A computed fold for a 63-nucleotide RNA from a Gammaproteobacteria bacterium, annotated as Fluoride riboswitch aptamer (crcB RNA motif). Of the family's consensus pairs, 92% are formed in the model.

[in-house]
This record gives sequence, C1' cells and structure tokens, in this order.
RNA sequence: UUCGGGGCGGGAGAUGGCAUUCCUCCCUUAACCGCCACUGGGGCCGAUGAUGCCUACCAAUUC
Repeated sequence: UUCGGGGCGGGAGAUGGCAUUCCUCCCUUAACCGCCACUGGGGCCGAUGAUGCCUACCAAUUC
C1' cells in the first nucleotide's frame, strides 16, 4: 500500500414525537421517499421497519 473479516461511529426504513441488550439497509454520486389504475383532475391505505408509549386527526357513545 492492497484485499478480506470484525468492531466503533453516523444516517435511513410512506404523515409529528419519545424509549429500546430488537430487525434490515446505507457510508455521502448512499440507504429511504406505500399500493392500484392511468387519456384523466381517479381510488385504496398507514402516524411504528418491529415492540411499548405520547400527541394530532376522524367517527360513535356517554356525561
């Protein structure tokens, strides 16, 4: 110096936020930014990647 492996660090995972002995991905020209249809101005669906919560929104009921 090159190659391979591991670790650390940082970041990301369809609408806000918190936590994590969790999962996956990415290393800055990155990961990521839902699905269906399409001529079209249409339709469906979700606050999480997962788990546990908070908040916002909608509807119903009760006082």